RNA sequence: GGAGUUGGCCGGGUGGCGGCCCUGAUCAUACGGGGAGGAAAGUCCGGACUUCAUAGAGCGCAGCGCCCUGGGCAAUCGGGGACGGGGUGACCCGAUGGAAAGUGCCACAGAAACAAACCGCCCGCAAGGGUAAGGGUGAAAUCGUGAGGUAAGAGCUCACGGCCCGUCACGGUAACGUGCGGGCGGGCAAACCCCGCUGGAAGCAAGGCCAAAUAGGGAGGAGAUGACGCGGCUCGCCGAUCCUCCGGGUUGGCCGCGUAGAUAAAUCGCCGCACAAAAACAGAAUCCGGCUUACAGGCCAACUCCACUG
RNA sequence: CGGGGCGUAGCGCAGUUUGGUAGCGCGCUUCUCUGGGGGGGAAGAGGUCCCGGGUUCAAAUCCCGGCGCUCCGACCA
Numbered sequence: 001g002g003a004g005u006u007g008g009c010c011g012g013g014u015g016g017c018g019g020c021c022c023u024g025a026u027c028a029u030a031c032g033g034g035g036a037g038g039a040a041a042g043u044c045c046g047g048a049c050u051u052c053a054u055a056g057a058g059c060g061c062a063g064c065g066c067c068c069u070g071g072g073c074a075a076u077c078g079g080g081g082a083c084g085g086g087g088u089g090a091c092c093c094g095a096u097g098g099a100a101a102g103u104g105c106c107a108c109a110g111a112a113a114c115a116a117a118c119c120g121c122c123c124g125c126a127a128g129g130g131u132a133a134g135g136g137u138g139a140a141a142u143c144g145u146g147a148g149g150u151a152a153g154a155g156c157u158c159a160c161g162g163c164c165c166g167u168c169a170c171g172g173u174a175a176c177g178u179g180c181g182g183g184c185g186g187g188c189a190a191a192c193c194c195c196g197c198u199g200g201a202a203g204c205a206a207g208g209c210c211a212a213a214u215a216g217g218g219a220g221g222a223g224a225u226g227a228c229g230c231g232g233c234u235c236g237c238c239g240a241u242c243c244u245c246c247g248g249g250u251u252g253g254c255c256g257c258g259u260a261g262a263u264a265a266a267u268c269g270c271c272g273c274a275c276a277a278a279a280a281c282a283g284a285a286u287c288c289g290g291c292u293u294a295c296a297g298g299c300c301a302a303c304u305c306c307a308c309u310g
Numbered sequence: 311c312g313g314g315g316c317g318u319a320g321c322g323c324a325g326u327u328u329g330g331u332a333g334c335g336c337g338c339u340u341c342u343c344u345g346g347g348g349g350g351g352a353a354g355a356g357g358u359c360c361c362g363g364g365u366u367c368a369a370a371u372c373c374c375g376g377c378g379c380u381c382c383g384a385c386c387a
Stems, first nucleotide, its partner, number of pairs: 001306010013273006020035005037281001041292002044290005049203004056235004061199005066081006082096001083094004097194002102192002104188003115142001118135002120131004143161006162184005168179004207255004217246006229237001248386003311383007320336004330367001338354006360376005
């Protein structure tokens, strides 16, 4: 000097003039105070809050999934570590329990896709048998390579390596690692499933109060053989109404609702100054925590690689 | 504000449940039957399966995240 990695922050400041919304005070002005974000967004998780009857139980269903630790009601977040993958490196990524519990699937090709003999090889006169080493197919072929061995072969034996299992040993809190012993039985669980943990549903158009108006009207259906009621099912509890369509009325106020804040609507504009410039994504609607997505430009810190110079 | 559904050829749709060849109807193109039109027949073209990423040997289909379209929901009696 160039390229890059990680973490954090800003995303406008100041002055003048004018305007908008809420609010204080006032008889009324003048006047005082407050007025979008890191994501207010998507509505993907969770909580508060409210209603569903202060009756629940079981099954089902849904979600999550390495270990330790800290915070939190939870969702989830922070720190450290293990394993696997990527990068020269700083570092990054991982829905990362179980496929040796069971079921299912693995198209086409191929003899065979989880138990199998098509060609080949060997034995045999033949019938037949042995053989997964070689050929060929495939994403994947019964652990790989080499040697021994054999009729030919084969983890049949051995060496190195891979994978699985273990009331095994050692290290570690643990995930796990190293060794030893035994074994060689493909892959898929973002297929069913098994294991562990968690979960009632609906949502502020929840819901409460006041006021106004209308025809508790018509048709069809279900119901004491139990409707509706905490929703998928069953049991239990309760005990008489309930559902759909047509028709009628209102289109109001207050609370919920906030130190921005409603009615869906406000939260801004112009000019000057510094500056290279003020140009990004984007606008609250019950509130809070998290996740995800969008984002011009700029700043700070630590670190890595390459080139050159001393 | 809240809740649900959909996106596959020019248009309307199936296929997604149970992953493996992307199809149907109308339309379009060419040829043909006819003197011409209409109509019939034959052949054919046309696809980022809304977009991006992941799982898998393999994704329209399974999972995650975006984008777009669309539907429903006031209260009283």